[in-house]
C1' cells in the first nucleotide's frame, strides 16, 4: 500500500429569532357552578422557570417483572430444551471450556443427548439398501465340443466356492500393505481407525497412556420416539374507577339441590363457585380519571472475579402523547469528501420515531478509533 | 399496542420429504357468413426471499420481507 478479521465508541457541539408537548409557579378573562361575602372550582388566554425518542425506539422472535382470572389438584396429551461448567429475576441469552467441521492465517460455524427399546425411510440406478446380496469376473469338481505328436490352450453347460477387482449409487458391511490361498476372505500379521477395560489429568464435558478384542452397530431423530429437565392460563385493548345516554328492553335453549353454567390449556377425573346461565338479534356510547414513569435504573470510583458478571460507597432524576409533541431557519464551529500553491471555497451527514417498562435475540443503518492475519512494495 | 392465519402460473387451487396436479384464462386450429359455445392441439410462465438439515426440501429447522383477520365499554 492492497485484501480480510475481530472489538469499542459516536450518531454532532455552541448561541440568536419563530414555534410544539409536558410539568412547576404567576397572572388575566368569563351569559359557567358553589358560596351571604372574600374566594374556590372549571374553561380558555398570557408572562418566567425546568424538561423533552433510540442504537436500534423495529420485528414481536425469546425471557421477566407487573395485572386480572372461584387457587394454579392429578393423570393422559402438548409445548420448549438438549456437550460440560459458570452468570442472572428468567432465557432459546450472555461467559468460560471440550468435541467436530471451515479458513494459509487472525478468526468463524455448530439444533453437539440417544441409531446394540421399537417402528419407519432411503426415490432413479444397481445382483444387492440391511437377518446383506453372485450381474460382470476370478477359481475348483463334473460333462461336452476345438486345436495339438504331447504336456496343455480356448469355448460352451452343469453344482459349488470366492465381497480382492469392475461397474450402480448420496451411501455396497472398517482402510491400505505383506503373508496365505484354488481363488479369496481380519483367514493371520504391521501401521491407522473402532470398540472394551485399567490407570493418571481434569468439577465435568473431554484428553492423554497401556492393555485388549480381530471388527460387531450403513445412514436419517432440523421422521416417529425413547431418555433427562422445565411448563397454569391470558395479557395494559391486562385490569381499576367515575361519568353519559329513556338504560336498558327482545327471542330461544337449559336450569335451580337429580343442580345448568362457569373456574380464559385438547379431553378426563378431583376440587371450588353456583341461581341464574348462554346463544341470537337490537339500542346507547366513542368521554374522563388511575394503571404510567425511583426502576433487575443511570453515572462515576474502589473491591473479587480469566471472563459473564456480582458486593460497597458516593451521586442524579432523565419523554409520558392519545390523529399522537420532540419542529424551522440563520450565524460560528468540529467531523468527512471534493476543488485550490494558499488565505480560503462548495458539498455531505444513515437507518429510522417512544406508548405499560426491562432483559437479550434479530434484521436496517453512517462515521471514527484499536488489536490481530495474509499478500506485495521499500529501507 | 396485542394475538392468530397465510404467501403454488395472470387468477382459484391440490400436493406434507424424491423432478408440483387440475379447473378458469392465453394461442392456434376445426366448425360458422360472423361471433358465442363446442370439440381438438399447444407452449411458457410457478413454490415470497435468504441460510441451514438431508444423498435430495414447496414440505423439516432458523432468519426475514408482505398480506389478511380478531381483540374497546355500557357488559
Nucleotide at each position: 500500500g492492497c485484501g480480510g478479521c475481530g472489538g469499542c465508541u459516536c450518531g454532532g457541539g455552541c448561541g440568536g429569532u419563530c414555534g410544539c408537548u409536558c410539568g412547576g409557579c404567576c397572572u388575566c378573562u368569563u351569559c359557567u357552578c358553589c358560596g351571604a361575602a372574600a374566594g374556590g372550582a372549571a374553561a380558555g388566554g398570557g408572562a418566567c422557570c425546568g424538561a423533552g425518542a433510540g442504537g436500534a425506539a423495529a420485528g414481536u422472535c425469546c425471557g421477566g417483572g407487573c395485572u386480572c382470572c372461584g387457587u394454579a389438584g392429578a393423570g393422559c396429551a402438548g409445548g420448549a430444551u438438549g456437550c460440560c461448567g459458570g452468570g442472572u429475576a428468567a432465557c432459546u441469552c450472555c461467559c468460560g471450556g471440550u468435541g467436530a467441521g471451515g479458513g494459509c492465517g487472525a478468526c468463524c460455524u455448530c439444533g453437539a443427548g440417544g441409531a446394540a427399546a421399537g417402528u419407519g425411510c432411503c426415490a432413479c440406478a444397481g445382483a444387492a439398501a440391511a437377518c446383506a446380496a453372485a450381474c460382470c469376473g476370478c477359481c475348483u469338481c463334473g460333462g461336452g465340443a476345438g486345436c495339438u505328436c504331447a504336456c496343455g490352450c480356448u469355448c460352451c453347460c452343469u453344482c459349488g466356492g470366492u465381497a480382492a477387482g469392475g461397474g450402480u449409487g448420496a451411501a455396497a458391511a472398517g482402510g491400505c500393505g505383506g503373508g496365505g490361498u484354488a481363488a479369496g476372505a481380519g483367514c493371520c500379521c504391521a501401521c491407522c481407525g473402532c470398540g472394551c477395560a485399567a490407570c493418571c489429568g481434569g468439577u465435568a464435558a473431554c484428553g492423554g497412556u497401556u492393555g485388549u478384542g480381530g471388527c460387531a452397530a450403513g445412514g436419517c431423530a432440523a421422521a416417529c420416539c425413547c431418555c433427562a429437565u422445565c411448563c397454569g392460563g391470558a395479557g395494559c385493548a391486562a385490569g381499576g374507577c367515575c361519568a353519559c345516554g329513556u338504560a336498558c328492553a327482545g327471542g330461544g335453549g337449559c336450569g335451580u339441590u337429580c343442580g345448568a353454567g362457569g373456574g380464559u390449556u385438547g379431553c378426563u377425573c378431583g376440587c371450588c363457585c353456583g341461581a341464574g346461565u348462554c346463544c341470537c338479534a337490537g339500542g346507547g356510547u366513542a368521554g374522563g380519571c388511575c394503571g404510567c414513569a425511583u426502576g433487575a435504573g443511570g453515572c462515576g470510583c474502589g473491591c473479587g472475579g480469566u471472563g459473564a458478571c456480582g458486593c460497597g460507597c458516593g451521586u442524579c432524576c432523565c419523554a409520558g402523547a392519545g390523529g399522537a409533541a420532540u419542529g424551522a431557519u440563520c450565524g460560528c464551529u468540529a467531523c468527512c469528501g471534493c476543488c485550490g500553491a494558499a488565505g480560503g471555497g462548495c458539498g455531505g451527514a444513515c437507518c429510522a420515531g417512544a406508548a405499560c417498562c426491562c432483559g437479550g435475540c434479530u434484521c436496517a443503518u453512517g462515521a471514527g478509533c484499536c488489536a490481530c492475519c495474509g499478500c506485495g512494495g521499500u529501507g | 399496542g396485542g394475538u392468530g392465519g397465510g404467501g403454488u402460473a395472470g387468477c382459484c387451487a391440490a400436493g406434507u420429504g424424491g423432478u408440483c396436479a387440475g379447473g378458469c384464462a392465453a394461442u392456434g386450429g376445426u366448425u360458422u357468413g360472423c361471433a358465442a359455445a363446442a370439440c381438438c392441439a399447444u407452449u411458457a410462465u410457478a413454490c415470497g426471499c435468504g441460510a441451514g438439515u438431508u444423498c435430495g426440501a414447496a414440505u423439516c429447522u432458523c432468519g426475514u420481507c408482505c398480506c389478511c383477520a380478531c381483540c374497546u365499554c355500557c357488559a
This is a predicted complex of two RNAs, RNase P RNA and transfer RNA, with 454 nucleotides together.
It holds a member of the Rfam family "Bacterial RNase P class A". It is annotated as a ribozyme.
The coordinates come from a structure-prediction model, not an experiment, and the mean pLDDT is 77.